[in-house]
Molecule: transfer RNA
Organism: uncultured bacterium
RNA sequence: GCCGCCAUCGUCUAACGGUUAGGACGCCAGAUUCUCAAUCUGGUAAUCGGGGUUCGAUUCCCCGUGGCGGUA
Repeated sequence: GCCGCCAUCGUCUAACGGUUAGGACGCCAGAUUCUCAAUCUGGUAAUCGGGGUUCGAUUCCCCGUGGCGGUA
């Protein structure tokens, strides 16, 4: 240089093109406890950037950025 794959809450991970973007851990609050832990209930926070297609894009297409792998 060329080819391929990947990018979603703080972390890990879901989401036939269709509504509140779900779950786990974490964190916060409450319940429980003499206190802590554990447990239970509730809450919290996310689609890498820019275009395009579409009635509708996390999803499809193009470009870019970053990461990983392959290749002379």